Molecule: transfer RNA
Organism: Thermoplasmata archaeon
RNA sequence: GGGCCCGUAGCUUAGGUUGGUGGAGCAUCUGGCUCAUAACCAGACGGUCGCCGGUUCAAAUCCGGUCGGGCCCA
Numbered sequence: 001g002g003g004c005c006c007g008u009a010g011c012u013u014a015g016g017u018u019g020g021u022g023g024a025g026c027a028u029c030u031g032g033c034u035c036a037u038a039a040c041c042a043g044a045c046g047g048u049c050g051c052c053g054g055u056u057c058a059a060a061u062c063c064g065g066u067c068g069g070g071c072c073c074a
Stems, first nucleotide, its partner, number of pairs: 001073007010026004020057001028044005050066005
């Protein structure tokens, strides 16, 4: 230098083809249960979907650029 893949909640990640309300587990907080703790049960909180721009009535999703990480080739 070239090719491919990944980036979504504090952490691990689903969703992306086929555009139409952003989900789960863990963690945290509150309540229940218990003599108490853990476990368990119920609920709550938590997201510029890496960034910029474009297309569209509407973009995590499609298109272009760019940043970061990984693998391969040279």